The RNA shown here (transfer RNA) has 74 nucleotides and comes from a Minisyncoccota bacterium. Its Rfam family is "tRNA". The family's RNA type in Rfam is transfer RNA. The prediction has a mean pLDDT of 81. The RNAcentral record of the sequence draws on ENA.
[in-house]
RNA sequence: GGAUGUAUAGCUCAGCUGGUUAGAGCACGGCUCUUAUAAAGCCGGGGUCGAUGGUUCGAGUCCAUCUACAUCCA
Numbered sequence: 001g002g003a004u005g006u007a008u009a010g011c012u013c014a015g016c017u018g019g020u021u022a023g024a025g026c027a028c029g030g031c032u033c034u035u036a037u038a039a040a041g042c043c044g045g046g047g048u049c050g051a052u053g054g055u056u057c058g059a060g061u062c063c064a065u066c067u068a069c070a071u072c073c074a
Stems, first nucleotide, its partner, number of pairs: 001073007010026004019057001028044005050066005
């Protein structure tokens, strides 16, 4: 230099053929239980979906460029 893949909550990951509220587990906070802790149960907070543009009535999803990381080729 070229190619491919990944980027969504603090962490690990879903998210269907673009469709009307963006989710799960763990973690975190509160409550119940306990002498207390843990475990268990219930409730809750936390996201501008890597960035910028574009397409569309509508984008986490499609397109372009860029950024970071990983792999391959030279």